[in-house]
About this RNA: This is a predicted structure of an 86-nucleotide RNA (c-di-GMP-I-GGC riboswitch aptamer) from a Chloroflexota bacterium. The sequence was found by an Rfam model in a public genome assembly. Its mean pLDDT, the model's own confidence on a scale to 100, is 89. Taxonomically the source falls in Chloroflexota (Bacteria, Bacillati).

RNA sequence: ACCGAUAAAGGCAAACUCGUCAAAAGACGUGGACGCAAAGCUACGGGUCUAAAGCGCCUAGCGCAAUGAUCGCCGAGCCGCCGAAG
Numbered sequence: 001a002c003c004g005a006u007a008a009a010g011g012c013a014a015a016c017u018c019g020u021c022a023a024a025a026g027a028c029g030u031g032g033a034c035g036c037a038a039a040g041c042u043a044c045g046g047g048u049c050u051a052a053a054g055c056g057c058c059u060a061g062c063g064c065a066a067u068g069a070u071c072g073c074c075g076a077g078c079c080g081c082c083g084a085a086g
Stems, first nucleotide, its partner, number of pairs: 002086001003083002011036002016031001018029004034072001040078003044075003047070003054064004
């Protein structure tokens, strides 16, 4: 350094609940733990979700649409705790 243990010290927190915000996706707080060795950070590439503005139409609800969201979908970049075996 790779790697990642029935190790130690600690960390995060899915679903769900309640509250707040948002058009929504979703976010934050709270309780709660399914899991996580980067489940720390960055929307940079891809994916996915939403569809407000805008545009369109067979016009009143449909289609398109990201500048919105997701890093606990994948990749990339940055930073990082511990140290058995190999």